[in-house]
């Protein structure tokens, strides 16, 4: 190093400017954001005379999975006894990508152009406001403790 358990604490970003209107950060034109592991032809760093390759960071909102919201039915607690609320785990659902270029190969590079975003609330419909949420959580570290 690397398996298992423990504990800690971390752990999501984004409405600006103009139109309607009574009334919009909710619609219209224009703008803005993009969790986590994997994979990756990128890119930088180190090593190798130097090619081959090695090592260490980086590289995907729409390729592949996972999380959160939503639903179920189980199992516990509550107490207002109900189509109740709460918790545990399990199961289910569950968005979005063409196009040109390089090239031996492109979902991932470069260029264009495009799409996509849980519930519940609002004087008017929300990815960006406000709520649940000082919650929850994929994970990544860190300490420790056994085995190897």
């Nucleotide at each position: 190093a690397c398996g298992c358990g423990c504990u800690g604490g971390c752990g999501g970003g984004a409405c600006u400017c103009g139109g309607u209107g009574a009334a919009a950060u909710u619609c219209c034109g224009a703008a803005c954001c993009g969790g986590c592991g994997g994979u990756g032809a990128u890119c930088c760093a180190g090593g190798g005379c130097a090619a081959a390759c090695c090592u260490g960071g980086u590289a995907a909102g729409c390729c592949c999975g996972c999380g959160a919201c939503c639903c179920g039915g189980a199992c516990g607690a509550c107490c207002u006894c109900g189509u109740g609320u709460c918790g545990u785990g399990c199961g289910g659902u569950g968005g979005a990508c063409c196009u040109g270029g390089u090239g031996a190969g492109a979902a991932u590079c470069c260029g264009g152009g495009g799409c996509c975003g849980a519930c519940g609330g609002u004087c008017a419909c929300a990815g960006u406001c406000c709520g649940g949420a000082u919650g929850g959580g994929a994970g990544a570290c860190a300490g420790c403790g056994c085995g190897c």